[in-house]
RNA sequence: GCGCCGGUAGCUCAGCUUGGAUAGAGCAGUCGGUUCCUAACCGGAAGAUCGGGGGUUCAAAUCCUCCCCGGCGCG
Repeated sequence: GCGCCGGUAGCUCAGCUUGGAUAGAGCAGUCGGUUCCUAACCGGAAGAUCGGGGGUUCAAAUCCUCCCCGGCGCG
């Protein structure tokens, strides 16, 4: 330098193929229940404008394009 895969909540991931109206889940943390207390268990609420810019569209996490970061391969 070229190709492929990945980047979404504090962490681990789904959703992208086929655009659609509140972006979900588990864990962690937090509040409550239970317990003499803790753990475990049960319930609730909160938390991400989707790596960044631009474009297409009535509408973009999703399509196009450029760039950044990580991994693998080739030279």
Description
Transfer RNA from a Candidatus Woesearchaeota archaeon, 75 nucleotides, folded computationally. It matches the Rfam family "tRNA". Rfam classes the family as a transfer RNA. The coordinates come from a structure-prediction model, not an experiment, and the mean pLDDT is 82.